[in-house]
Molecule: transfer RNA
Organism: Tenuifilaceae bacterium
């Protein structure tokens, strides 16, 4: 130097091939149960989808540059 691959809620992590209200689990809050706790049930909140730019009616998903990771090759 050159090639792949990954970046989405506090953590894991799905949606991407074929754009159309961003979900789940855990983990916090409230609440039920229980003499307490722990386990269980509910319910609520929590996201600039790494950044910036382009396409498009419409972009987590297409194209461009760039940052972090992580692996080859030389």
């Nucleotide at each position: 130097u050159c090639c792949c691959c990954c970046u989405u809620a506090g953590c894991u992590u799905a949606a991407u091939a074929g754009a159309g209200u961003a979900g789940a689990g855990u983990a916090g809050u409230a609440g039920a149960u229980u003499c307490u706790u722990a386990a269980u049930c509910u319910a609520c909140g929590g996201g600039u989808u790494c950044u910036g730019g382009g396409u498009u009616c419409g972009a987590g998903u297409c194209c461009c540059a760039g940052a972090g990771g992580g692996g080859g090759a030389a």